[in-house]
A computed fold for a 350-nucleotide part of an RNA from an uncultured prokaryote, annotated as small-subunit ribosomal RNA, central domain.
Model confidence (mean pLDDT): 86 of 100.
Its Rfam family is "Bacterial small subunit ribosomal RNA". Rfam links the family to the GO terms structural constituent of ribosome and ribosome.
Context: one part of a larger RNA
RNA sequence: CUGGGUGUAAAGGGCGUGUAGGCGGGGAUGCAAGUCAGAUGUGAAAUACCGAGGCUUAACUUCGGGGGUGCAUCUGAAACUGUAUUUCUUGAGUGUCGGAGAGGAAAGUGGAAUUCCUAGUGUAGCGGUGAAAUGCGUAGAUAUUAGGAGGAACACCAGUGGCGAAGGCGACUUUCUGGACGAUAACUGACGCUGAGGCGCGAAAGCGUGGGGAGCAAACAGGAUUAGAUACCCUGGUAGUCCACGCCGUAAACGAUGGAUACUAGGUGUAGGAGGUAUCGACCCCUUCUGUGCCGCAGUUAACACAAUAAGUAUCCCACCUGGGGAGUACGGCCGCAAGGCUGAAACUC
Numbered sequence: 001c002u003g004g005g006u007g008u009a010a011a012g013g014g015c016g017u018g019u020a021g022g023c024g025g026g027g028a029u030g031c032a033a034g035u036c037a038g039a040u041g042u043g044a045a046a047u048a049c050c051g052a053g054g055c056u057u058a059a060c061u062u063c064g065g066g067g068g069u070g071c072a073u074c075u076g077a078a079a080c081u082g083u084a085u086u087u088c089u090u091g092a093g094u095g096u097c098g099g100a101g102a103g104g105a106a107a108g109u110g111g112a113a114u115u116c117c118u119a120g121u122g123u124a125g126c127g128g129u130g131a132a133a134u135g136c137g138u139a140g141a142u143a144u145u146a147g148g149a150g151g152a153a154c155a156c157c158a159g160u161g162g163c164g165a166a167g168g169c170g171a172c173u174u175u176c177u178g179g180a181c182g183a184u185a186a187c188u189g190a191c192g193c194u195g196a197g198g199c200g201c202g203a204a205a206g207c208g209u210g211g212g213g214a215g216c217a218a219a220c221a222g223g224a225u226u227a228g229a230u231a232c233c234c235u236g237g238u239a240g241u242c243c244a245c246g247c248c249g250u251a252a253a254c255g256a257u258g259g260a261u262a263c264u265a266g267g268u269g270u271a272g273g274a275g276g277u278a279u280c281g282a283c284c285c286c287u288u289c290u291g292u293g294c295c296g297c298a299g300u301u302a303a304c305a306c307a308a309u310a311a312g313u314a315u316c317c318c319a320c321c322u323g324g325g326g327a328g329u330a331c332g333g334c335c336g337c338a339a340g341g342c343u344g345a346a347a348c349u350c
Stems, first nucleotide, its partner, number of pairs: 003322004007304002012318001014201004021194003025088007033081002035077008049065006091191001092188003095184004103177007110154001115149007125136002162169002206247006215241002220236004258317006266295011299306002323350003332343004
């Protein structure tokens, strides 16, 4: 390389958008590049194969024959691929109507709680733990009442509920805005799928500049515990956590399961629609579409398990794997302010 694989053994890119490329629905007609058939030429000799012969045989050798992937030209076929024209509506998209949603961005508003400040009441403790101590408190704490300040997060509702491509999103109101879904079948008429590079998004931590800072809390300090205790526990506490703008680009970025399409028993929840039955109406019941769970047959699987949300049966495209360690290291390159990231070996060793 081929082959075989990628939920858990090595292996699915963190996610999207999209370039090149690869692949691509039904009908009609033409062409004939691929494809198929035939013919002609070529495919040197030697070698190889088959048959005869010559050295006493064999090796060796002579003669004859057949075959030859392929290439070129010509003639023909037109099912498939391709290509050109035309056409269709099921794929895809648009329109109209409708409801659902923590989807995104910005501005504003609200209540509970913690902390702090001021004032009142009030007096000796409070706090904390397994037990304590550090700590706070007669300069009046803790508790309680009233007022004020400020920051952060939004109890209940809340649900294997919803939305989003993923990361993720949860108080309320307004503005702007993306997507999905159902019904309809008016319009376009294959406009599709995937996607190397590219571009964009991307938790937390971290970085830069400027704000902010209530609570929490790496580092740090003290008190305990202990043989020790650079920890677990306690009292404090700075970066940070928050906001704006800019960077970083990584995670057990997980469903450890790439995307698309089609097909393949059922049962039972739940969310959003639509239709029917019934009814005065609502519920109920039935059918259907989309999502999200559980159970389960066939089938698959090393087993566990998966099982219409497949890990089943198939097709297309991309990514990735190829014994363990060395090593996600070295070197080089690219990116970054840095931290570091991406790409990514070998010697050696088992």